[in-house]
This record gives sequence, structure tokens and C1' cells, in this order.
RNA sequence: UCUUCGAGGCCAGGUGAAAAUCCUGACCGGCGGUCACAGUCCGCAAGCCCUUUGAAAAAGGGGCAUGAACCGGUGAAAUUCCGGUACCGACGGUACAGUCCGGAUGGUAGAAGA
Repeated sequence: UCUUCGAGGCCAGGUGAAAAUCCUGACCGGCGGUCACAGUCCGCAAGCCCUUUGAAAAAGGGGCAUGAACCGGUGAAAUUCCGGUACCGACGGUACAGUCCGGAUGGUAGAAGA
């Protein structure tokens, strides 16, 4: 420098004119780090706004927003394993959305290869 990869999940019932959005149960878990395997520890990433260069494409700079865990056990070592009980989930759309649709045939953190 180039190429490839780069997220999972709504089923049943209730209410209603209308809900995969509300209610009851259901289901899911990106990337790096960490004496030992992490959605909840430490950090990173998606959105929006301003601005500089530029014809554009694109590149750089600044700002805002950015969730959640305890108890017990084993062990040399675990807020990571095992058991128990909890909790959390960007932006736009729509009957209020972690699970639907959309930006996205995109792309970040990053991983692999040449």
C1' cells in the first nucleotide's frame, strides 16, 4: 500500500381501531486488554453539530452524546469459570422498538492475508 472479513436476537399470550414498539413470559451479546474464558471490570467503536483544505471526491481539526452486577463456590490466580439472583442496550421511522424497517450493496473498533 492493497485485498478479504468485520453482530446476534420476537415466539406465545393479553389490551387495542392500530403494537415484532405497551403489558406477561421469550430471545440476543461487537473489538482490544486483563495472572483464567467478560454485554455489566479497564478502554475502543456506530449518532449529531461546528470548522479547515478542496471544483468535487476526499482528507484533517474541534465539540456534544455514549448503558448495565452483585452474592456464594473452586482456585496460586477469575467483578471473566461454576451456581444463584439481577440489570443494560446509538440515531431516524412507526402506537412508545436491544430483537421490525432505514441510513447500510455503507462502515468503526479491529482481525486475517498478500
About this RNA: FMN riboswitch aptamer (RFN element) from a bovine gut metagenome, 114 nucleotides, folded computationally. Rfam family: FMN riboswitch aptamer (RFN element). About the family: The RFN element is a highly conserved domain that is found frequently in the 5'-untranslated regions of prokaryotic mRNAs that encode for flavin mononucleotide (FMN) biosynthesis and transport proteins. The coordinates come from a structure-prediction model, not an experiment, and the mean pLDDT is 77. The sequence is in RNAcentral, with records from MGnify.